Context: one part of a larger RNA
Molecule: small-subunit ribosomal RNA, central domain
Organism: Pseudomonadota bacterium
Parts: sequence; structure tokens; C1' cells
RNA sequence: CUGGGCGUAAAGCGCACGUAGGUGGUUUAUUAAGUGGGAUGUGAAAGCCCCGGGCUCAACCUGGGAACUGCAUUCCAAACUGAUAAACUAGAGUACGGUAGAGGGGGGUAGAAUUCAGAGUGUAGCGGUGAAAUGCGUAGAUAUUCUGAGGAAUACCGGUGGCGAAGGCGGCCCCCUGGAUUGAUACUGACACUGAGGUGCGAAAGCGUGGGGAGCAAACAGGAUUAGAUACCCUGGUAGUCCACGCCGUAAACGAUGUCUACUAGCCGUUGGGAGGCUUGACCUUUUAGUGGCGCAGCUAACGCGAUAAGUAGACCGCCUGGGGAGUACGGUCGCAAGAUUAAAACUC
Repeated sequence: CUGGGCGUAAAGCGCACGUAGGUGGUUUAUUAAGUGGGAUGUGAAAGCCCCGGGCUCAACCUGGGAACUGCAUUCCAAACUGAUAAACUAGAGUACGGUAGAGGGGGGUAGAAUUCAGAGUGUAGCGGUGAAAUGCGUAGAUAUUCUGAGGAAUACCGGUGGCGAAGGCGGCCCCCUGGAUUGAUACUGACACUGAGGUGCGAAAGCGUGGGGAGCAAACAGGAUUAGAUACCCUGGUAGUCCACGCCGUAAACGAUGUCUACUAGCCGUUGGGAGGCUUGACCUUUUAGUGGCGCAGCUAACGCGAUAAGUAGACCGCCUGGGGAGUACGGUCGCAAGAUUAAAACUC
């Protein structure tokens, strides 16, 4: 390399958009690049293979044949692939009318709670734990009532519910905006799928500048525990968590399952549409797009998967090839840094 694989054994890029490339629906005609067949030339000799011959045999030598699966030229065929031309509507898309939704961005606003501050009542404790202590409190705490400030998050509803490509998204109202789904017609006419490079998005933590800072809380301090306790528990507490702008680009970024298409028993839920039915209901039947639980065939090493496939097939991309060394070194690229990405070898079992 051919191959065999990628849920859990090594292996699906975190996710999307998209360039080149690869692949591509139905019909007709033409063409003849691929494709199939014929002919001619060439494909040195030796060797290999087959049939003979010569050394007493063999190795060896020697005659003939086959083969040399290739290349070039030329003729024929036209099913398939390609190309050209014309057409089609089942793929894809557009227009129109509905529907659901924590989809995204911006602005405003509400109530509960924590904390702090002021005032009132009130008196000796509060807090915390397995038990304590540190801590707070007669300079009046905790508790309770009223008022105010400020920040962050939105109980109940809430749901294997919804939306989003993924990350993710949850009080209420307004503005801007993306997508999905459904219905019936009309239109475009293959405009499609995938996607090396590339580009964008991308939790948390972290970084830069400027704000903000209630609660929580790495670091840190103290108190306990303990043989010790750089921990678990307790009292405090700074970065950070929040906002704006800019970076970082990683996660068990998980369904550990790439995207798209077609086909393949059933049963039970649930969300959003549509249609039909009657007994008009908290109804029944059916269809479609999601989202769950079982399960036949089949698959699987087993576990399990099973129309949301890990079944049966096709298209394209990514990735794997014993463990350690190592996702490391060196070099390159990116980054302010932290580091990220690409990625070995010696050696060893």
C1' cells in the first nucleotide's frame, strides 16, 4: 500500500458555513474521452513456463513454442460513465396563509430573599459544630418593626417539556432579528450532497483596559480534628464571579455514536401543526415534524442498538494501526501571557 476498523477495546475534528476536489434525479438525440471487441506494428536476447534433444543422470547446455497481461496506429459497437443540445418534476429552492418556542441582540421594569446603613422596641447572649473554639455582642449584638442603599439571581409554573448547528438558553414588557414546522396552490427547473485548505461561532477558568462588587468564594489568615493535617469541618476573606470592549480557543465540548439520502415488524407515552368522524368531549381515528420507553428481524466480543440503528445499502470528509516514552522534545504557526495547535525519535516492555 491492498486491507480491517472508529458507542464502551486504538480511532468521529467541539460545531457550523463554504473554496478546490469527489459524487450526483428522469427522458430523448448526438458524440465517442472512459468502456467492450477486431486488425496491424512493436513488446531485444537470456531467464520463467510447456514440448523435445545433448553430456551415463542431474545441475548445466541446446532447438522449438507459449508468454511478455504493455504501448502506438486504425476499424467497429454505443448499453453504462463523461461531454454537447433539448426537455421534465419526484430532489432542492422561492412566493402566499397559519402555528409553537428559556433561539439571538438591545432597552425598560417587578417581587421575594441575602447583606449593609439609619431609626424604634428590647436584654444578654448570638453564631457555629460530631463536640468545640476562633468570630460577633453591654461602645447594646442576635431577635423584631419601619425606612433607605446596592448588587446578583429569577421560587412556584417546570415537564426523559420547548428552542438552538454546537457551546448553550428560564420573572414580566417593548423594539430589532435568525431558524423550524404546517397547509394549499403557483413558480424556478437539478440550482443537489459532502467538503482538504479557509472563515466564523465556541462552557468554565484565565489575560488586558475601564467600571461594579450584595451573596458566594481559589489564594490567604485564624479556630478545630489529627501522630502530623500545607485537607475534609468552622469563623473570616482577596482575586474572581457581574457589565462594556478586546484576547484566549480549550472541556468526560458526551449520545464517549461525522454529515446527507433511501429502505426495513409491531406496541405504549409526550410536544407542535394538519385532516376526518361522531355521541361535541378532559373524545376517537388518521397524517406529519420532533422528543422518550419497550421490542421483531438483523447486527454486536459481550453489554447492548433496534425507523432518533450500532440493521440493510450508497456519497463525501475526518480519524486509528501494541503499551510506555508522549500529546512530550525540537522546529513552524498563533497568543500580551498562561499556553494552544501541528508533532517525532532514542530507549524500554